[in-house]
RNA sequence: CUCUUAUCAAGAGCUGGCGGAGGGACUGGCCCGAUGAAGCCCGGCAACCGGCCUGUGGGAACCCAGGUACGGUGCCAAUUCCUGCAGGAUUUUCCUGGCAGAUGAGAG
Numbered sequence: 001c002u003c004u005u006a007u008c009a010a011g012a013g014c015u016g017g018c019g020g021a022g023g024g025a026c027u028g029g030c031c032c033g034a035u036g037a038a039g040c041c042c043g044g045c046a047a048c049c050g051g052c053c054u055g056u057g058g059g060a061a062c063c064c065a066g067g068u069a070c071g072g073u074g075c076c077a078a079u080u081c082c083u084g085c086a087g088g089a090u091u092u093u094c095c096u097g098g099c100a101g102a103u104g105a106g107a108g
Base pairs, nucleotide, nucleotide: 001108002107003106004105005104006103007102008101013042016041017040018039022032023031024030026084028082029081043076044075045074048072049071050070051068052067053066054065055064057063058062080100085097086096087095088094089093
């Protein structure tokens, strides 16, 4: 980088430290930002994978369900902030699906 697959409406700094101007993938919007952006550290959230625990669950291997949060990621404004293509409706709007994207796991 490509492919497969699952998830993406919840949650996490209402006083943390360093840092200094940018950030929210891209388009168009709309926002966030010196009452300090990115980034790093700390802290936290979740529970995808592994580990561990429980089962008066499936005959053992193993699988399934629940738990834990020890290890590997991930995440911590706004639905993936909205949108981009298609369809539908009770058509200043709303709904559904797709594309794109993100993350995990597996494969090349």

The prediction has a mean pLDDT of 83. This is a predicted structure of a 108-nucleotide RNA (SAM riboswitch aptamer (S box leader)) from Neomoorella glycerini. NCBI's taxonomy places the organism under Bacteria, Bacillati, Clostridia, Neomoorellaceae, Neomoorella. The sequence is in RNAcentral, with records from Ribocentre.